Predicted 3D model of a 107-nucleotide RNA (c-di-GMP-I riboswitch aptamer). Of the family's consensus pairs, 95% are formed in the model. The coordinates come from a structure-prediction model, not an experiment, and the mean pLDDT is 75. The sequence was found by an Rfam model in a public genome assembly.
């Protein structure tokens, strides 16, 4: 200096859940709280996976307008609402891997 690994010490972080807050949601932040963690520190402008579906888009249904006409109302078009599908530009590091950094002891 590098690699692997058990125990100990000083400590560190904080799952679920609850309260508040931001967000369309996933989820984030703050407080409480500890299931656990040797990187449960950082990195998503690192790759992959996973989650959400606002916006966008497709289809269907309903209502209205347009359209032609004497009333009524066809095709087509437009607007609004609802449902279903597609899709991250959103989220996730306590998803995996990669990268960076770090405490203590011993062989």
């Nucleotide at each position: 200096a590098a690699u692997a690994a058990a125990a100990a010490a000083c400590g560190g972080c904080a799952a679920a859940c609850c309260c508040g807050u931001c967000g369309a949601a996933a989820g984030g932040c703050g407080g409480g709280g500890a299931c656990g963690c040797a990187a449960a520190g950082c990195u998503c402008a690192a790759g992959u996976g996973u989650c959400u579906u606002a916006a966008c888009u497709u289809u269907u249904g309903c209502a209205c307008c347009u359209g032609g006409c004497g009333g009524c109302u066809a095709a087509g078009g437009g607007u609004g609402c609802a449902a279903a599908g597609g899709c991250a530009u959103g989220a996730u590091u306590g998803a995996c891997u990669g990268g960076c950094u770090g405490c203590a002891c011993u062989g």